RNAcentral holds the full RNA, with entries from SILVA. The part of an RNA shown here (small-subunit ribosomal RNA, central domain) has 350 nucleotides and comes from Picea mariana. Model confidence (mean pLDDT): 87 of 100. Its Rfam family is "Bacterial small subunit ribosomal RNA". Its family is annotated with ribosome and structural constituent of ribosome in the Gene Ontology.

Context: one part of a larger RNA
RNA sequence: UUGGGUGUAAAGCGUCUAUAGGUGGCUUUUCAAGUCAGCCGUCAAAUCCCAGGGCUCAACCCUGGACAGGCGGUGGAAACUACCAAUAUGGAGUACGGUAGGAGCAGAGGGAAUUUCCGUUGGAGCAGUGAAAUGCAUUGAGAUCGGAAAGAACACCAACGGUGAAAGCACUCUGCUGGGCUGACACUGACACUGAGAGAUGAAAUCUAGGGGAGUAAAUGGGAUUAGAUACCCCAGUAGUCCUAGUCGUAAAUGAUGGAUACUAAGUGUUGUAGGUAUCGACCCACGCAGUGUUGUAGCUAACGUGUUAAGUAUCCCUCUUGGGGAGUACAUUCACAAGAAUGAAACUC
Numbered sequence: 001u002u003g004g005g006u007g008u009a010a011a012g013c014g015u016c017u018a019u020a021g022g023u024g025g026c027u028u029u030u031c032a033a034g035u036c037a038g039c040c041g042u043c044a045a046a047u048c049c050c051a052g053g054g055c056u057c058a059a060c061c062c063u064g065g066a067c068a069g070g071c072g073g074u075g076g077a078a079a080c081u082a083c084c085a086a087u088a089u090g091g092a093g094u095a096c097g098g099u100a101g102g103a104g105c106a107g108a109g110g111g112a113a114u115u116u117c118c119g120u121u122g123g124a125g126c127a128g129u130g131a132a133a134u135g136c137a138u139u140g141a142g143a144u145c146g147g148a149a150a151g152a153a154c155a156c157c158a159a160c161g162g163u164g165a166a167a168g169c170a171c172u173c174u175g176c177u178g179g180g181c182u183g184a185c186a187c188u189g190a191c192a193c194u195g196a197g198a199g200a201u202g203a204a205a206u207c208u209a210g211g212g213g214a215g216u217a218a219a220u221g222g223g224a225u226u227a228g229a230u231a232c233c234c235c236a237g238u239a240g241u242c243c244u245a246g247u248c249g250u251a252a253a254u255g256a257u258g259g260a261u262a263c264u265a266a267g268u269g270u271u272g273u274a275g276g277u278a279u280c281g282a283c284c285c286a287c288g289c290a291g292u293g294u295u296g297u298a299g300c301u302a303a304c305g306u307g308u309u310a311a312g313u314a315u316c317c318c319u320c321u322u323g324g325g326g327a328g329u330a331c332a333u334u335c336a337c338a339a340g341a342a343u344g345a346a347a348c349u350c
Stems, first nucleotide, its partner, number of pairs: 003322003007304002012318001014201004021194003027086002033081002035077002038074006049065006091191001092188003096183004103177007110154001114150006121143001125136002162169002207246005215241002220236004258317006266295008276285001299306002323350003332343004
């Protein structure tokens, strides 16, 4: 490699878009490349296999045949694949009518809380802990009332809920933009699926430059604890956390479950929506489609479990895996400002 696999044993790229390639729904033609069957040629001999024969047997030798096929030529078949020319509408898409949403970007506005500052009242503690101490306070703290400023985050609603490809997204309003679902069936007429390379995006932390800095808080200082305590606890506190423009490209980036299509019991919640029933209306009731939960049959599974949101039954395409350690290391290359990232061994050892 093949085969077997990839929820938890090794293994699904973090996610998407898309090139080459692979694969591809209905009907009727053309053609004969693939395919199928016939004939011809060729594929040295020896060897292997089968039958017969020769050395007294055997090894060995001789004669003949065959298996398994390959390549080329020739005249045929036309179901399937490909090709040619057309058809239709179910897949896919466009337009139209509705509709839900923390989907994205930008701008504007808001209140609660916190801290600081200024002033009022007041007068001895406050804060903190298992207990304390460091710390703050008669230069008036803490408490209280009034005013001002700043930055960050948006209680309740809130849900097993919504939305986005994922990362993620939540105070309110406005503007711009993307996608989804549903209805009717007007249009195009297979335009589809997957996707090596490639591109885009990608939490937190980090890095560069300029702002900002309330709270919090790596580092650091002090107080405790302790045999020690470079910790857990306490008092402080700088980067960072926030914004703008870049960088990095990683996470237990998880559903530890790649994408698409079709089929295969039910019960019960919930979100969006269509039509029906019902009603003054809203509920209610049964039902269709699209999500999102839960219980569970068959089946599957080593078991756990999964089970129409499959890990069931099938088809197509891609990634990845092949004992543990050494090791996601070394070397080399590419990328990066750096930190590092990506690709990724072997000796040796069990």